Transfer RNA from a Lentimicrobiaceae bacterium, 73 nucleotides, folded computationally. The organism belongs to Lentimicrobiaceae, within Bacteria.
[in-house]
């Protein structure tokens, strides 16, 4: 330099044909216990990497850029 891939909650990851953004874990509160752990219940947490475009509607499609990973030379 070129090609491909990834980017979503603090962390690990879903979201099927474009149609209400979710789970686990972590955090907080509670039940239980002599206390704690474990277990169970409830609950908080999101500018979907950034800008622009298409659309009634974009995490999803198009485009430029940024960061990281892999490959080719």
């Nucleotide at each position: 330099a070129c090609a491909g891939g990834u980017g979503u909650a603090g962390c690990u990851c879903a979201a099927u044909u474009g149609g209400u953004a979710g789970a686990g874990u972590a955090g907080u509160g509670g039940u239980c216990u002599c206390c704690a752990a474990a277990a169970c219940c409830a609950u908080u947490g999101g500018u979907u990497g950034u800008g622009g475009g298409u659309u009634c509607a974009a995490g999803u499609c198009c485009u430029a850029c940024c960061a990281c990973c892999u490959g080719u030379g």
Background
Rfam family: tRNA. By type it is a transfer RNA.